[in-house]
The part of an RNA shown here (large-subunit ribosomal RNA, domain III) has 387 nucleotides and comes from Aliivibrio fischeri. Taxonomically the source falls in Aliivibrio (Bacteria, Pseudomonadati, Vibrionales, Vibrionaceae). RNAcentral holds the full RNA, with entries from ENA and SILVA. It matches the Rfam family "Bacterial large subunit ribosomal RNA".
Context: one part of a larger RNA
RNA sequence: GAGUAACGAUAAAGCGGGUGAAAAACCCGCUCGCCGGAAGACCAAGGGUUCCUGUCCAACGUUAAUCGGGGCAGGGUAAGUCGACCCCUAAGGCGAGGCCGAAAGGCGUAGUCGAUGGGAAACGGGUUAAUAUUCCCGUACUUCUUACAAUUGCGAUGGGGGGACGGAGAAGGCUAGGUGGGCUUGGCGACGGUCGUCCAAGUUCAAGUAUGUAGGCUGUAUUCUUAGGCAAAUCCGGGAAUACACUAGGCUGAGAUACGAUGUCGAGCUACUACGGUAGUGAAGCCAUUGAUGCCAUGCUUCCAGGAAAAGCCUCUAAGCUUCAGAUUGUAAGGAAUCGUACCCCAAACCGACACAGGUGGUCGAGUAGAGAAUACUAAGGCGCUU
Repeated sequence: GAGUAACGAUAAAGCGGGUGAAAAACCCGCUCGCCGGAAGACCAAGGGUUCCUGUCCAACGUUAAUCGGGGCAGGGUAAGUCGACCCCUAAGGCGAGGCCGAAAGGCGUAGUCGAUGGGAAACGGGUUAAUAUUCCCGUACUUCUUACAAUUGCGAUGGGGGGACGGAGAAGGCUAGGUGGGCUUGGCGACGGUCGUCCAAGUUCAAGUAUGUAGGCUGUAUUCUUAGGCAAAUCCGGGAAUACACUAGGCUGAGAUACGAUGUCGAGCUACUACGGUAGUGAAGCCAUUGAUGCCAUGCUUCCAGGAAAAGCCUCUAAGCUUCAGAUUGUAAGGAAUCGUACCCCAAACCGACACAGGUGGUCGAGUAGAGAAUACUAAGGCGCUU
């Protein structure tokens, strides 16, 4: 220079009360304003206690601070079903023997690892200051072991099926959600209406079990045969015969319906209250319409660039075992370990030296107008961006 520039989006504040040494900024209340495909809600990654409660204000916070993602102390994360672990494999890694190489080492078979993919099973309500598909209540489901009973050809690291997959497009059936009406409860209002064609709020329910629909796919069954499936096969594939003939049968399949639910939730009301709440009680709980980008659907049609693998699963036999063992069904009892789970997550908690106008994958995403996830105004919810 200079008590100058600046105090980090021009979304915005005002008033009353409280606390306090002190209040523009903290808490409570009433208005006002901003976002609303987000500036709301939930995950993954990443962070790691930032979560909740009490207390404190030196430093940190671009100001003050009684406040805080700050200091100190205490508390908080509960799982057979969510995710990981586990079983399986992809690209790729490692790699017994092996091949190559002065050495170091390189490549690579059998194998063994490796998810961003495949593989059993849970929903609704309640509860905490802070966790919940984890605790509690209610109602389910899966798998393994053992025992018993009945029936019985069982058996794999092998064979077969299946798992099992691309792009684009169109039509249909549904549902979530929305809206309107009806119904229930409450209100009765300084000026038009005001017991009504008015206003406000509510009108909620899952998994599962049973049924097997709209729709999609497909000839089915039996017998015989067989140069294929590295051996075998009753399995798969090839061939033949017979029967049935289609609006059939079989496989698949949303949704709806019934139970679940004589329950839960529920506007409100009552009592108590440390005004934070706690306890009890509890009406209506229906119809229509609209309607998805969700489900049927890994479907259908079409196109060429022709669109993972392996296991679990089903089936077939080989060796073998056939009084056993094993398999199927049912009942009963028992088991289902370990790890993660708080909180932030388009952000003041992650990546950017900062409480930084930047960056960051996925899910949900209401109303009115609108073709629309554009845009404008709003709901729920969240904020007014720390002078």